The prediction has a mean pLDDT of 83. Small-subunit ribosomal RNA from an uncultured Deinococci bacterium, 1496 nucleotides, folded computationally.

RNA sequence: AGAGUUUGAUCAUGGCUCAGGAUGAACGCUGGCAGUGUGCCUUAGACAUGCAAGUCGGACGGGGAUUUUCUUGUUUGAUCCUUUCGGGGUGAUUACUUGAUUAUUCUAGUGGCGUACGGGUGAGUAACACGUGGGUGACCUGCCCUCAAGUGGGGGAUAACCUUGGGAAACUGGGGCUAAUCCCGCAUGUGCUAGCAUCUUUUGGGGUGUUAGUAAAGGAACUUUGUUCCGCUUGGGGAUGGGCCCGCGGCCUAUCAGCUUGUUGGUGGGGUAAUGGCUCACCAAGACGAUGACAGAUAGCCGGCCUGAGAGGGUGUUCGGCCACAAAAACACUGAGAUACGGGCCCCACUCCUACGGGAGGCAGCAGUUAGAAAUUUUCGACAAUGGGGGGAACCCUGAUCGAGCGACACUGCGUGAAGGAUGAAGGUCUUCGGAUUGUAAACUUCUAAUAGAGGGACGAUGAUGACGGUACCUCUUGAUUAGCACCGGCUAACUCCGUGCCAGCAGCCGCGGUAAUACGGAGGGUGCGAGCGUUAUCCGGAAUCACUGGGCGUAAAGGGCAUGUAGGUGGUUUGUUAAGUCUGGCGUUAAAAACUAAGGCUCAACCCUGGUAUGGCGUUGGAUACUGGCAAACUUGACGGUUGGAGAGGCGAGUGGAAUUGCCAGUGUAGCGGUGGAAUGCGUAGAUACUGGUAGGAACACCUAUUGCGAAGACAGCUCGCUGGACAACUCGUGACGCUGAGGUGCGAAAGUGUGGGGAGCAAACCGGAUUAGAUACCCGGGUAGUCCACACCCUAAACGAUGCAUACUUGGUGUCGGCCCGUUGGGGUCGGUGCCGGAGUUAACGCGUUAAGUAUGCCGCCUGGGUAGUACGGCCGCAAGGUUGAAACUCAAAGGAAUUGACGGGGACCUGCACAAGCGGUGGAGCAUGUGGUUUAAUUCGAAGCAACGCGAAGAACCUUACCAGGUCUUGACAUCCCGGGAACCCUUCUGAAAGAUUAGGGUGCCCCUUCGGGGGAAUCCGGUGACAGGUGCUGCAUGGCUAUCGUCAGCUCGUGUCGUGAGAUGUUCGGUUAAAUCCGGUAACGAGCGCAACCCUUGCUAUUAGUUGCCAGCAGUUCGGCUGGGCACUCUAGUGGGACUGCCCAUGAAAGUGGGAGGAAGGCGGGGAUGACGUCUAGUCAGCAUGAUCCUUACGAUCUGGGCUACACACAUGCUACAAUGGCCGGUAUAGAGUGUUGCUACCUCGUGAGGGGAUGCUAAUCACUUAAAGCUGGUCUCAGUUCGGAUUGCAGUCUGCAACUCGACUGCAUGAAGUUGGAAUCGCUAGUAAUCGCAGAUCAGCAUUGCUGCGGUGAAUACGUUCCCAGGUCUUGUACACACCGCCCGUCAAACCAUGGGAGCAGAUUGCACCCGAAGACGCGUGGCUCCGUUAAUAAAACAUAUGUUGAAGGUGUGGCUCGUGACUGGGGUUAAGUCGUAACAAGGUAGCCGU
Repeated sequence: AGAGUUUGAUCAUGGCUCAGGAUGAACGCUGGCAGUGUGCCUUAGACAUGCAAGUCGGACGGGGAUUUUCUUGUUUGAUCCUUUCGGGGUGAUUACUUGAUUAUUCUAGUGGCGUACGGGUGAGUAACACGUGGGUGACCUGCCCUCAAGUGGGGGAUAACCUUGGGAAACUGGGGCUAAUCCCGCAUGUGCUAGCAUCUUUUGGGGUGUUAGUAAAGGAACUUUGUUCCGCUUGGGGAUGGGCCCGCGGCCUAUCAGCUUGUUGGUGGGGUAAUGGCUCACCAAGACGAUGACAGAUAGCCGGCCUGAGAGGGUGUUCGGCCACAAAAACACUGAGAUACGGGCCCCACUCCUACGGGAGGCAGCAGUUAGAAAUUUUCGACAAUGGGGGGAACCCUGAUCGAGCGACACUGCGUGAAGGAUGAAGGUCUUCGGAUUGUAAACUUCUAAUAGAGGGACGAUGAUGACGGUACCUCUUGAUUAGCACCGGCUAACUCCGUGCCAGCAGCCGCGGUAAUACGGAGGGUGCGAGCGUUAUCCGGAAUCACUGGGCGUAAAGGGCAUGUAGGUGGUUUGUUAAGUCUGGCGUUAAAAACUAAGGCUCAACCCUGGUAUGGCGUUGGAUACUGGCAAACUUGACGGUUGGAGAGGCGAGUGGAAUUGCCAGUGUAGCGGUGGAAUGCGUAGAUACUGGUAGGAACACCUAUUGCGAAGACAGCUCGCUGGACAACUCGUGACGCUGAGGUGCGAAAGUGUGGGGAGCAAACCGGAUUAGAUACCCGGGUAGUCCACACCCUAAACGAUGCAUACUUGGUGUCGGCCCGUUGGGGUCGGUGCCGGAGUUAACGCGUUAAGUAUGCCGCCUGGGUAGUACGGCCGCAAGGUUGAAACUCAAAGGAAUUGACGGGGACCUGCACAAGCGGUGGAGCAUGUGGUUUAAUUCGAAGCAACGCGAAGAACCUUACCAGGUCUUGACAUCCCGGGAACCCUUCUGAAAGAUUAGGGUGCCCCUUCGGGGGAAUCCGGUGACAGGUGCUGCAUGGCUAUCGUCAGCUCGUGUCGUGAGAUGUUCGGUUAAAUCCGGUAACGAGCGCAACCCUUGCUAUUAGUUGCCAGCAGUUCGGCUGGGCACUCUAGUGGGACUGCCCAUGAAAGUGGGAGGAAGGCGGGGAUGACGUCUAGUCAGCAUGAUCCUUACGAUCUGGGCUACACACAUGCUACAAUGGCCGGUAUAGAGUGUUGCUACCUCGUGAGGGGAUGCUAAUCACUUAAAGCUGGUCUCAGUUCGGAUUGCAGUCUGCAACUCGACUGCAUGAAGUUGGAAUCGCUAGUAAUCGCAGAUCAGCAUUGCUGCGGUGAAUACGUUCCCAGGUCUUGUACACACCGCCCGUCAAACCAUGGGAGCAGAUUGCACCCGAAGACGCGUGGCUCCGUUAAUAAAACAUAUGUUGAAGGUGUGGCUCGUGACUGGGGUUAAGUCGUAACAAGGUAGCCGU
């Protein structure tokens, strides 16, 4: 950085698609380790269980436990004393206990602080919610810091507790006692608050004075008559955190255009920490809005993140800031702070418990469950660290947090080995069978260590404390041990084989697949990335494809139909001033993180950390003043005005004129008129048409009249008058920027159409006839109504076009024309304004435009963003209606479209050629037969050829063979080829069975080469048997091919190099003027040359010379059996070699030339006749069955062989021929004259037999020698006399001949007999231009035989006609149109029928949301009434606070009614789209066969 895709190709337009990056991802295949991050995007669905907010006993009264000392009462009973030995006393000590006390500890309750933080989520919200910058003289702030002043003295209640009730429970009532840092007075008043006065300052700030009001709580320790610490109260300041207000900024829809009644403002109450309609009463009637109000849809906002060169676009997960919410709604209380996630009350939905009376609950905290979904984790550890709450502290709490776990979800790092190793192993794959590749890859040798195991072992902890964790890291040991995924037609790196056969499938776009698929599936190989790789989804990019940077509008999408003018935008010259825009310096801010950058820390990196910086925004403060703006003053060139002047189909109204059409009246006049391609309908003997005269009525205005004029456009045309708009010129007199554009608005606006009333001659939708046609609801003809005309009122659209918005300025020219003016004048020149053509620079994709721009610029408006759906639907507005205007989507396609190019085509044009037509001659098409084809039939009728260019074609010859087909019988290494083994020579003769092939039986007879020890061995050819490689196939594919061939066409074309032109495809050359058979030649020419074709060179024929002279010939000579037969000769004919000859060379005419016309000479004259020769290419032309050949198929058969049959069938159709239909003839007799070929398995003279086909003998010839071989038509004589015949010969019968193993199916010929159709052929159609047509016979190939009809050749006789190119057909050149390029056998439109898809309407139905009215009205708040209680004062009554209760206002949810909007659904219905081969026509593209198109 671009690429693919519209076309046959090109350029441009334009969409679609791809390559890149990214993600909170998901899915598929695969999966080793580590680090760091990250993880419900869906249902703000519902939640079991556990935990997530407590703490303080140093605020308080109790209670419990332990404990010290003392005490009460029991108990154990050491020691000692005593004893009558039973006991008595003493009481060290043990256990318990009552009360007090010391100390420690626990804590239900009162109290304090916290629970408003931290944590979650993004439903709502389009808003001062957020961001940014400000304001607060309109405010608050617990804990914290600092300063100042205090902390005196009283009173009271209440939980706990005790007691007694209710209830299933939750919980709760009554009575009684009590404490405080609980509550309330009193004192004090530094201060503070309020009122008043005053000073100052200016939004309600500050100071001073005065009056009134207004505080407090204690606890702990000790070195205890006070100190310290923690508290408490009042106030000032700070810090922190907030409240409120303002400027600016950031989404979509105008198919949401009007909205609003506390609404906008004021005054005064109330309320708040505080401003404020925040609230209330009264007053005024305002406020907002195209700079988008109101409404609807969507959405948390930002720092940032992704992308991008940037400007932008997208996004808002994690982390950070702000906001909002806590099942759905409403509400307040407490408090410094809440309208409070783990507080309260009420309503509602849901779940749970219940004894049915009533209760309980809220994971959008951390885990976890369930549902949903493509999809998102553990009911883990610890408070060790960091922080938070409470406490004086120890400490307690902390699912904040720190950590671990799970997931390749992302990023980063590491590893799956390294070095050597060629017989280039085996295997795989491919193969041209040689080899190539996998591939140094492996094996093998040497070496090392991620992971794992063992031992040691941190930092994090400044003294103690470590969840992580025996973790990171270090050392040692064992030990080569995990790679996948996608792709390989182009884009896009990477190719082959097999399978499949428009099937299965692929596909991001173009597109692959119908038998040789690098595109499907598999394999081998390769490419890319790699613990990942692909796919899907989404965003940016590419996309300059919404264009600010950075696009367009004549024809591709796109200029409003035209004007006027509002808002807005924009604006001439000069001076001054200002400093809003603009430029610039300083300051503040733009949190941190991120990004960038310089270092640093984890082994590196990701990651973390420290420092630093920029553009830009906002605010503030200085400075500059060119430009823009504001203000002020001037100017005249823009604009407007004045005077004079002429031009004009400019507009409106009134009047008026002639020609013509038609009707009517009258006359003349007679049979037609009219109409068409041709007709008919129609009119006319009731007198038309035609002609003449008169008259009525309507509409339109010939000539003048033009690429003329005028108008904004639409549009405007006889003449006259009236009214009236605009433009222009001259004069340079006035005003002094008054200008330009113009969203909305307003007006005008062809034709058609609508309404009302007139009018109506002609024309003429609809309609009716006549034609045409397959049809003809058309084109053509005859009629004909709306309408066309007028008045008034609507409609408001056109291909309303210059497909070109308006205005201004600038930029070479030429030539017409209209209007005015100036100079000059026999022509002319200049200037202003209009209107045309051609063209320069420039521009444009090209075409083209080009001072009348589509050039160069400026200002403003309108419009465009792929095609179809569709200018459609819905909604709005307008309209009487028709309809107009505004104007989508779903769905669908990969194009649609522009300009130009080359072809092809045209029922386009011009020129030219051809037996193409015409002029002629003879045929075909009718008959019979022959041959071929189709069809049908058949066991088979083998196959191919299919318009010309298949059909007497392959086939130059089907009885068997051929033969490929059918039936039946057989063979399986084979009928044919090569190799190997065994045996035998081959070969010849005989025999058996059978339809034959073949198989089998039994015999017999031998030959060749080399060596030899004579036993034998080896070899070549050949036969038999065996084995497997293989043979074989007229099986398929001519659309896999070679070769060959047909055809356009013997038409004159087809190309190249260099140069030039064009962005390019391409053009030029090759076009043009002549000429030619010819792209033949000449001239001209941005072309100059060249090639393949044409022509010539080749063969043949026509004249001639020369050479040669047998088998040919015979002039002269001689002989003769009269035959060139013989001698002889080579002159002639002839044969076949070599030459000559013809070139527009000569003359005349014409022309520039090329050439053409005429003439001479010549055998031949303008290519002398004929042949061979076939350019680039077309037809996917023909042939796999002539041959060759790829791939494929068959292999005891699709091969091979044999017998018989078939290819020869026969209601029929076609093609090509033969013979005829007769007298230019038939028949009979006589008679003349060719050429070219062929022949030894042959042609056969001659003789003979037969009526004959032919038979039997026999001769010559391997051919200029012999034979086929008598040519026929012709000529001559005779006969027939117009008839189905003496024409014609089919058909059939009988008898024969020949070939051949064999003539039944199925040969040819002969003789006799038979004697069909047919009397010149409909529509249509073929050949031929001179030795041609026509006509006559002859020969040959193939071949045993078979063609008197086919084919190829040969000669004999031998015409007619061509004015000419209008027409038919074919071809060539140039040009034109094209929507064709498979190229007119093209393309293509609409209805109908079928399937599917989305969508509009629709009686309605069912939801969401919202407005209005009314009803009901919880909790709470506020107002007010009443009551008792408490306290204070007092004689009593009364007042204030709290409480209870009744009531009013407000109030969520709910209900009723009625509207708006929106989603879904709906019988039926409308059109639309899509879909290889449906129906009907043929509308468009060519003059598309009636030019097309636009509006109606």
Source information:
The RNAcentral record of the sequence draws on ENA and SILVA. Its Rfam family is "Bacterial small subunit ribosomal RNA". Its family is annotated with ribosome and structural constituent of ribosome in the Gene Ontology.